This is a predicted structure of an 89-nucleotide RNA (Glycine riboswitch aptamer). Of the family's consensus pairs, 90% are formed in the model. Its mean pLDDT, the model's own confidence on a scale to 100, is 75. Rfam family: Glycine riboswitch aptamer. Rfam describes the family as follows. This family represents the bacterial glycine riboswitch. The RNAcentral record of the sequence draws on Ribocentre.

This record gives sequence, C1' cells and structure tokens, in this order.
RNA sequence: UGAAACCGACUGGGAGAGUGUGCCGAUUCUGGGCACCGCCGAAGGCGCAACACCCGUAACCGCUCAGGCUCAGGAACCAAUCGGAACAG
Repeated sequence: UGAAACCGACUGGGAGAGUGUGCCGAUUCUGGGCACCGCCGAAGGCGCAACACCCGUAACCGCUCAGGCUCAGGAACCAAUCGGAACAG
C1' cells in the first nucleotide's frame, strides 16, 4: 500500500397465499375490530442430514409458535455506492 471475502449503512429489485363468510363501527370511507373456515412461506423462531473422537452444526428442506393472504408496509436473497477492522499479495 492492500483486491476478493466479512460486517454495517444507504439506494434499487424482491415471491407466495381468500380484497372468503358473518357481525360491529365508520361513512365520504375505500381502511379498522371480532369470530369461523381455508391457505402461504423468503422477517424472526424451532427441528434435522452429511461431516465429526466428542462437543457441535446448514438451508430458499421441514414445522408454522409468531408473521402474512386487496392496497400499503414488511420481506430471505441479489446488485451498486459509502464506511469499517484486517488478511493474502
């Protein structure tokens, strides 16, 4: 001096599933609350293989507690930019 990778911030992209039924309230609102049934899986959470002496350990795989099923919002993940502590060289 110091890339990729890693961490954080920010911008953009970002799937799935009934705007179901009934009731209440509001009424210039297009959204809210409750109950029932049906569903989704990519916030989060939980579980497991291989591997491994033991301890341990993953997922967009499973579960569906939470969350979601018009719009909005959120959203794993991806990309760009900026910043960070380094390492290889």